[in-house]
Notes: Model confidence (mean pLDDT): 85 of 100. Predicted 3D model of a 341-nucleotide part of an RNA (small-subunit ribosomal RNA, central domain) from Thamnoclonium dichotomum. Taxonomically the source falls in Thamnoclonium (Eukaryota, Florideophyceae, Rhodymeniophycidae, Halymeniaceae). Rfam family: Bacterial small subunit ribosomal RNA.
Context: one part of a larger RNA
């Protein structure tokens, strides 16, 4: 509830495309749906403003006024329809440059485990101390060979790209988009977005592969009163990969998208220029007016302003129940009430 509001107090959907819907450049014609003027028409009365009587009120009385409807009449700035014309949004196109953007497939080097040979011998491992473990069936070390997964040291950055999630040896292939520059084309194609579609960390789940380290569970040793834990010794899912699912997060800039406006300055990336210097797009940082409860924020805005979605309405009870929808399953989305304070 014809109100305020959403960076931390309740409140921005996880992001993106995109349908209905809302909303929208400029110039000229025409209409009159729309609005406006005027005039008349109708509307019980009482309410509703306003002015008068009533001694002042109050019940009340009369008088207009306000509101609607209908009809013809006027004007056509605005909203709108129609039908042109534009080039400032918005796309196309061309040129050259940058990126861990996405995806397939090839390679590579360190290091760690593991096997095998050589050498060597008594300890190694581990903590705060220890154990437990591992080792004379020859470990640990050293070296030489081979296997296998996984991960990419330095470069490296307040650095780049990406709609979020995320993205990082190397090199080819395919694919995608931002910017800058030219201004050659279209000629308002736009902005939002309910539903809807798509992507969507980690974790988990269904099939089939793989397992090199790390390692919930899960055994053992401490450690303590106890120790279902921190510590130490082993360890399975699982982490990886294909392909189906999950659909969550402090998924945070805790800030929803687009426009346009409004002091400065510094320092980074990307184009470009004479390798200058301004102006461009992104980025960090100070800081001016605003703005703010206050911190802060401040041209990438939490300033002024407009569109358009979403969302909030005292704590808890409850990111719960119940019912649906969707899941193999875990669970997810939607979302209450008594009752208490």
């Nucleotide at each position: 509830u014809u109100g305020g509001g959403c960076g931390u107090a309740a409140a921005g959907u996880a992001u993106a495309u995109g349908u209905a819907g809302g909303u929208g450049g400029a110039g000229g014609a025409u209409u009159a749906a729309u609005u406006u003027u005027c005039a008349a028409u109708u509307u019980a009365a009482a309410g509703u403003u306003u002015a008068a009587g009533g001694u002042u009120u109050a019940u009340u009385u009369u008088a207009a006024a306000a509101a609607a409807u209908u009809u013809g009449c006027u004007a056509a700035a605005c909203u709108a329809a129609u039908c042109u014309u534009c080039u400032a949004g918005a796309g196309u196109u061309c040129a050259g440059a940058a990126g861990a953007a996405g995806g397939u497939u090839a390679u590579g080097g360190a290091a760690c485990u593991u096997u095998a040979a050589a050498u060597g011998u008594a300890a190694c491992a581990g903590u705060a101390a220890a154990a437990u473990g591992u080792a004379u069936u020859g470990a640990u070390a050293u070296u030489u060979a081979a296997a296998a997964g996984a991960a990419c040291c330095u470069c490296a950055a307040u650095a780049g790209c990406g709609a979020u999630a995320g993205c990082a040896a190397u090199a080819a292939c395919c694919u995608a988009g931002a910017a800058u520059g030219a201004u050659a084309c279209u000629g308002a194609c736009a902005c939002u977005g309910a539903g809807a579609u798509a992507u969507u960390a980690a974790a988990g789940c269904g099939u089939g592969g793989g397992u090199a380290g790390c390692c919930a569970a899960a055994g053992g040793g401490a450690u303590u009163a106890g120790a279902u834990a921190c510590c130490c010794c082993u360890g399975u899912a699982g982490u990886c990969c294909a392909u189906g699912c999950c659909c969550u997060g402090a998924a945070c800039u805790a800030u929803g998208a687009g426009u346009g406006u409004u002091a400065a300055u510094u320092c980074u990336u990307g184009a470009g220029u004479a390798u200058a210097a301004g102006a461009c797009a992104a980025g960090a940082g100070u800081a001016u007016a605003g703005c703010u409860a206050a911190c802060a924020u401040g041209u990438u805005u939490a300033a002024c302003a407009c569109u358009c979605c979403g969302c909030c309405u005292g704590g808890g009870g409850a990111c719960u129940a119940c019912g649906a929808u969707c899941g193999c399953a875990a669970g997810a989305u939607u979302a209450a009430a008594a009752c208490u304070c």